[in-house]
Context: one part of a larger RNA
RNA sequence: CGUUGAACGUUGAAGGAACUCAUCCCUAGUACGAGAGGACCGGGAUGGACGAACCUCUGGUGUACCAGCUGUUCUGCCAAGGGCAUUGCUGGGUAGCUAAGUUCGGUGCGGAUAAGCGCUGAAAGCAUCUAAGCGCGAAGCCGUUCCUAAGAUUAACGUUCGUUAUUAGACUCGUUCGAGACGAGGACGUUGAUAGGCGCUAGGUGAAAGGUCCGCAAGGAUUUUAGCCGAGGCGUACUAAUAUGUCGAG
Repeated sequence: CGUUGAACGUUGAAGGAACUCAUCCCUAGUACGAGAGGACCGGGAUGGACGAACCUCUGGUGUACCAGCUGUUCUGCCAAGGGCAUUGCUGGGUAGCUAAGUUCGGUGCGGAUAAGCGCUGAAAGCAUCUAAGCGCGAAGCCGUUCCUAAGAUUAACGUUCGUUAUUAGACUCGUUCGAGACGAGGACGUUGAUAGGCGCUAGGUGAAAGGUCCGCAAGGAUUUUAGCCGAGGCGUACUAAUAUGUCGAG
């Protein structure tokens, strides 16, 4: 820009992905074979690699979380803290991300076939799967599964709203996100829980500071399963999403 207004929901032309391998058990020590050995067919179980999704579990990471420790400097000093030293070092660790973790997938079925196996059957009184006709038959082909998908210009379909009003609606702008390079996409914008703050809580760390008591002191006990806490959950309009504006049917 088109599909001759818009929102929402669909159909699926077409395209893509995937469709893998092994071991064990039963059938059965059966068929077969002198024996040694040892099946087809059919049924069941487990695993490898691969793929997808996810984070309950096991772990990793987690430089804005917690604690311990050293040196130095600053807060006048003690105590308690801040800065710097690779995040100063060390021990843990929420969310998120993640694999080595968890769950799931390949099946099966239908159609048309290949090699091949057949039925009926003449040319050619026989024979012949083929010449007319009919059937079976592969991890392969076409579907069935999953994903994208109406620029499928053959521009599809359904429902609802709108009719000269800048309406239906969309955009801009703002608060933002499990969305994201930017655009885009999703949520929300006071008729509001969108983000921050605050409250409670999950979870992490692991028992704060200040007091009191004991000890000459280093230190210990108690107050105290305390104090602190980034991303999680549930609430709550305290703060910011105000007021406007633009486009919008030959």
Molecule: large-subunit ribosomal RNA, domain VI
Organism: Candidatus Magasanikiibacteriota bacterium